A computed fold for a 474-nucleotide part of an RNA from an uncultured bacterium, annotated as small-subunit ribosomal RNA, 3' major domain. Rfam family: Bacterial small subunit ribosomal RNA.

Context: one part of a larger RNA
RNA sequence: UGACGGGGGCCCGCACAAGCGGAGGAACAUGUGGUUUAAUUCGAUGAUACGCGAGGAACCUUACCCGGGCUCAAACGCGUAGUGCUAUCCCCUGAAAGGGGGAGUUCUUCGGACAUUAUGCGAGGUGCUGCAUGGUUGUCGUCAGCUCGUGCCGUGAGGUGUCGGCUUAAGUGCCAUAACGAGCGCAACCCCCAUCUUCAGUUGCCACCGGGUCAUGCCGGGCACUCUGGAGAGACUGCCGGCGCAAGCUGUGAGGAAGGCGGGGAUGACGUCAAGUCCUCAUGGCCUUUAUGUCUAGGGCUGCACACGUCCUACAAUGGUGUCCACAAAGGGAAGCAAGACCGCGAGGUGGAGCAAAUCCCAAAAAAGGCACCCCAGUUCGGAUUGCAGGCUGCAACUCGCCUGCAUGAAGCCGGAAUCGCUAGUAAUCGCGGGUCAGCAUACCGCGGUGAAUAUGUUCCUGAGCCUUGUACA
Numbered sequence: 001u002g003a004c005g006g007g008g009g010c011c012c013g014c015a016c017a018a019g020c021g022g023a024g025g026a027a028c029a030u031g032u033g034g035u036u037u038a039a040u041u042c043g044a045u046g047a048u049a050c051g052c053g054a055g056g057a058a059c060c061u062u063a064c065c066c067g068g069g070c071u072c073a074a075a076c077g078c079g080u081a082g083u084g085c086u087a088u089c090c091c092c093u094g095a096a097a098g099g100g101g102g103a104g105u106u107c108u109u110c111g112g113a114c115a116u117u118a119u120g121c122g123a124g125g126u127g128c129u130g131c132a133u134g135g136u137u138g139u140c141g142u143c144a145g146c147u148c149g150u151g152c153c154g155u156g157a158g159g160u161g162u163c164g165g166c167u168u169a170a171g172u173g174c175c176a177u178a179a180c181g182a183g184c185g186c187a188a189c190c191c192c193c194a195u196c197u198u199c200a201g202u203u204g205c206c207a208c209c210g211g212g213u214c215a216u217g218c219c220g221g222g223c224a225c226u227c228u229g230g231a232g233a234g235a236c237u238g239c240c241g242g243c244g245c246a247a248g249c250u251g252u253g254a255g256g257a258a259g260g261c262g263g264g265g266a267u268g269a270c271g272u273c274a275a276g277u278c279c280u281c282a283u284g285g286c287c288u289u290u291a292u293g294u295c296u297a298g299g300g301c302u303g304c305a306c307a308c309g310u311c312c313u314a315c316a317a318u319g320g321u322g323u324c325c326a327c328a329a330a331g332g333g334a335a336g337c338a339a340g341a342c343c344g345c346g347a348g349g350u351g352g353a354g355c356a357a358a359u360c361c362c363a364a365a366a367a368a369g370g371c372a373c374c375c376c377a378g379u380u381c382g383g384a385u386u387g388c389a390g391g392c393u394g395c396a397a398c399u400c401g402c403c404u405g406c407a408u409g410a411a412g413c414c415g416g417a418a419u420c421g422c423u424a425g426u427a428a429u430c431g432c433g434g435g436u437c438a439g440c441a442u443a444c445c446g447c448g449g450u451g452a453a454u455a456u457g458u459u460c461c462u463g464a465g466c467c468u469u470g471u472a473c474a
Stems, first nucleotide, its partner, number of pairs: 001474002003471003007468004012463002015458002019422004026313001029310005034304002042053002064299002067296004076122009088103006106113002124288002127286003133282002135277003138273001140271001145184006151160003164175003190265004195233007204223003209220003236259001239253001240251004315415001319374006331362003336355002341350003381412001386407007428450007
């Protein structure tokens, strides 16, 4: 100087407490461990691995296994020598890849072009090392810290500044001060949301006027309003009262759409964990070269006594079922989205209007609300599992896809110890969309609808920060 302490002081965070809802028990989905296997490819492993890389393993992917093949090779560059049998087509064999055979004699300025054969140099490797690396990411942590120049103090390591008092979300500021300044961080500048003004008015809108319809901005017309998307305004403790030297704190304060950081995002200092990644990519070294390369058929990654993580669905009456009936936002669409119509109980099929989309389509929002039934039961709860019959995608659904109908109806009556999330349009709950994608979503990424409870407080648990103290630690 640090680090540590079941030392002290101050302070903060869904850290505890106060609340709400979960998970741990059940069934299923998914990942992991284990085990099995010819192979069950590889990586990730406390927090910071485990619905993670993978934003979608039937073939492909695919790196694994078992077979069958190739060896200048799947692709490309260069050198040397030879050939013109090239391209293309056909036949045999084979699961394919591959192998075998045949037809076919290009252009030319004669240098060659192009193709091919032989040979050589470069290849190839998801092989090893993330403890040789770049790049990139997680975490402490959006925590308030980490440093420098000059000066001063100290023999020196180093200290001071950065400490102290007050204050802040903040090393944010004020005061004080052997320090005076500065840098990286904080904040602000950026984006979205909330109010208003202005400009613009179609594909959006419809107050006024007119027309039309069973009905609908449907039409003429208009741009007021809503909305869309460009530019601006607005919030600064600016004003008032109280406290305070100041910074600042405070108030059912005024005004205001918004008030003291208005809400959310992006943004992650010096560094820590030899943290993760050589399988995105790049790259040193090592290894391999008729194989650890490469092509191909099939299988595997989906195996299952078991253990764990993360979800989904439930155990019901604030519910289930039937029927009637409203109200979104954000997205996607051409190898695409597909309306009306017709067929089918349905998944779906036939067909194809319209739409490169504020125009058309996906598209039905669901919970909510009205009416009716169920009457506390393993049930009109719950839906696993299984049988049969079908639909769709795709060369192909046996291993191993999704969906529909009928039948079947399992466990489950709120979950031990221990444990997780959340402070407001949040939790909880309800649907909708997108990426991936031929097909496949309970996952992921977004969107809106309905919409709470609690916070007396900082003793304790936990993790940070600052000051101080002890130390046989570095």
Its mean pLDDT, the model's own confidence on a scale to 100, is 81.